[in-house]
RNA sequence: CCAGGCGGGCGGGCAAUCGCCCCCGUGCCGCGCGCAGGCGCUGGCGGCGGGGGAGGAAAGUCCGGACUCCACAGGGCGGCGUGCUGGCUAACGGCCAGGGGUGCGGCUUCACAAAGCCGCGUCACGGAGAGUGCCACAGAAAACAUACCGCCGCGCCGCAAGGCGCGGUAAGGGUGAAAAGGUGCGGUAAGAGCGCACCGCUCCGCCGGCGACGGCGCGAGGCAGGGAAAACCCCACGCGGAGCAAGACCAAAUAGGAGGGGAGUCUCGCCGCAAGGCGAGGCGCGGGCCGGCCCGGUCCGCUAGCACUCUCGGGUAGGUCGCUAGAGGCGGCCAGCAAUGGCCGUUCGAGAGGAAUGAUUGCCGCCCCGCCUUUGCGCGAGGUACAGAAUCCGGCUUAUAGCCCGCCUGGACCA
RNA sequence: GCGGGAGUAGUUCAGCGGUAGAACGCCAGCUUCCCAAGCUGGAUGUCGCCGGUUCGAUCCCGGUCUCCCGCUCCA
Numbered sequence: 001c002c003a004g005g006c007g008g009g010c011g012g013g014c015a016a017u018c019g020c021c022c023c024c025g026u027g028c029c030g031c032g033c034g035c036a037g038g039c040g041c042u043g044g045c046g047g048c049g050g051g052g053g054a055g056g057a058a059a060g061u062c063c064g065g066a067c068u069c070c071a072c073a074g075g076g077c078g079g080c081g082u083g084c085u086g087g088c089u090a091a092c093g094g095c096c097a098g099g100g101g102u103g104c105g106g107c108u109u110c111a112c113a114a115a116g117c118c119g120c121g122u123c124a125c126g127g128a129g130a131g132u133g134c135c136a137c138a139g140a141a142a143a144c145a146u147a148c149c150g151c152c153g154c155g156c157c158g159c160a161a162g163g164c165g166c167g168g169u170a171a172g173g174g175u176g177a178a179a180a181g182g183u184g185c186g187g188u189a190a191g192a193g194c195g196c197a198c199c200g201c202u203c204c205g206c207c208g209g210c211g212a213c214g215g216c217g218c219g220a221g222g223c224a225g226g227g228a229a230a231a232c233c234c235c236a237c238g239c240g241g242a243g244c245a246a247g248a249c250c251a252a253a254u255a256g257g258a259g260g261g262g263a264g265u266c267u268c269g270c271c272g273c274a275a276g277g278c279g280a281g282g283c284g285c286g287g288g289c290c291g292g293c294c295c296g297g298u299c300c301g302c303u304a305g306c307a308c309u310c311u312c313g314g315g316u317a318g319g320u321c322g323c324u325a326g327a328g329g330c331g332g333c334c335a336g337c338a339a340u341g342g343c344c345g346u347u348c349g350a351g352a353g354g355a356a357u358g359a360u361u362g363c364c365g366c367c368c369c370g371c372c373u374u375u376g377c378g379c380g381a382g383g384u385a386c387a388g389a390a391u392c393c394g395g396c397u398u399a400u401a402g403c404c405c406g407c408c409u410g411g412a413c414c415a
Numbered sequence: 416g417c418g419g420g421a422g423u424a425g426u427u428c429a430g431c432g433g434u435a436g437a438a439c440g441c442c443a444g445c446u447u448c449c450c451a452a453g454c455u456g457g458a459u460g461u462c463g464c465c466g467g468u469u470c471g472a473u474c475c476c477g478g479u480c481u482c483c484c485g486c487u488c489c490a
Stems, first nucleotide, its partner, number of pairs: 001411010012364007020053007027045003030041004055386001059397002062395005067243004079239005084098005099125001100123009126234002131232002134227002148173002150169008181199006200223001201221003204217005247321004257312005264283008284302007328347008365384003369380003372376001416486007425439004433470001441457005463479005
């Protein structure tokens, strides 16, 4: 210098013009209240001035919390989730540190292997010695073990090669993803933990560690224990449900709910013993319609789940709050291996509600390519991603042009 | 914004972890003068995509993409 990996950070800047959303101040117009000065408006302005206006992921909505409402004595069953240990935290399936397994590399022993140590990476890493179920095909056998070829013994047949039968065996071959501890020596008819050594495994004891776990033992046991729990399940721990379209307040029109108010009376006919009922008409009362008022007309009602009228309460449209100062950002010091915590100082930065943050231009920055008046304060052309707040916060995951920093690995060149 | 569900043949849907199926559609043949109907045969798949668990994944687990549905309040 080039390439790659891991970790961390940044992810355009300054102006001009025309627009968008919110807030503050102010002006004009309109409406309402008031005698007036004035005050108010859940009215308008293509009036003016000022201030503010996306992110590292605002995304996916995969986890966890704050907040709000509903439910709730306590406990259990069921359901869902998490799963080595310890710590951090408001909480977590997140983060930090450690343990163990596993892969690669290096070193130690003459060397291979094994073992030990170191470094780097990686792991959804409780239990398969509680139970049930599953392991296709192939294979003798897929979990109460078993025997196809082979090996060995005995018997029979055969001149022999060999064949048949009975039995032993699991070392070798073969099947399979996986075959009932591994290597070696002994042993045997052949074999086999059958015996022994080493390794592995289980149990026990002691020691170290908060713990996961580690170390040690002339300790005990020949070895029971295949895989899979991202099969059911068991164990331990955690979890009440819904979500800002949560929820709270103010509150039209229409419809609906609850409670209240009101004037009836006379005549005739029919039914009835009567009380009374039904029908018709007159006068009166109340109401609707004929644009408003009076007359008039017409229709309805006159004791009532009707109509009219008054009052009250719930809710809708609409408005206001929730709403953005918070587990906040930055800096310093302290505690801690770290995650993180404590203290001090400083600072504040959208809050809309079908949803604004945009467009154009100029200059600069950064990157890539080309050119030379050949290495520069040069010229030309191109690029500048992913994306878009919707109650807020902590994580995870996913997308992302280009650049910067640190560490590691490999290569080239120079000394 | 919040909550739920589904992706399998051209379409609509099935599918015990062990070679992916059905109906309709499509193609060819038979039948017919021709078509339709009928009969016979055939083709058809990145099981949305990327990883993981497993000997083995459409199925189990994680991530991602697309599509669909519901959600004022009171009763």
Predicted 3D model of RNase P RNA and transfer RNA as a complex of 490 nucleotides. The coordinates come from a structure-prediction model, not an experiment, and the mean pLDDT is 75. Rfam match: Bacterial RNase P class A. It is annotated as a ribozyme. Rfam's curators write: Ribonuclease P (RNase P) is a ubiquitous endoribonuclease, found in archaea, bacteria and eukarya as well as chloroplasts and mitochondria.